A computed fold for a 65-nucleotide RNA from a Rhodospirillales bacterium, annotated as Fluoride riboswitch aptamer (crcB RNA motif).
Order: sequence, then C1' cells, then structure tokens
RNA sequence: UAACGGCACGGGGAUGGAGUCCCCCAAAACCGCUCCUCCGGGGAGCUGAUGACUCCUGCAGGCGU
Repeated sequence: UAACGGCACGGGGAUGGAGUCCCCCAAAACCGCUCCUCCGGGGAGCUGAUGACUCCUGCAGGCGU
C1' cells in the first nucleotide's frame, strides 16, 4: 500500500418531495425493458414520479358540477 474486518458519519435503490419499513455500498452501491442489427455501434418501440406502502406535487385519460 492492497486485501479482509470493525466503528462513526453518510450515500444509493431508471423522472420530484415527505413519513415508515426493507435491501445495498464504503469509492462503491446506482444508471428500466423489448425488437432489429454490422453484435463494436447504431436504429425502432414500451412501462413507471414508489425498492415496497401511504400522502403531496407534476403529467396523461374519462365522468360530473
């Protein structure tokens, strides 16, 4: 120094915020899916504001006043 392990503070879980719970990370965790294709790349298409639950906000559709 690296590997491994522990502690503290934290960070992350495909589009915003909050609460609860769960999981992951230690310079990593994380950075969605399908089809075509020259499989390096490039092109076309689809779902969702959640990791899960609840609420708020935004967006889309329908109905009523």
The source organism's lineage runs through Bacteria, Pseudomonadati, Pseudomonadota, Alphaproteobacteria and Rhodospirillales.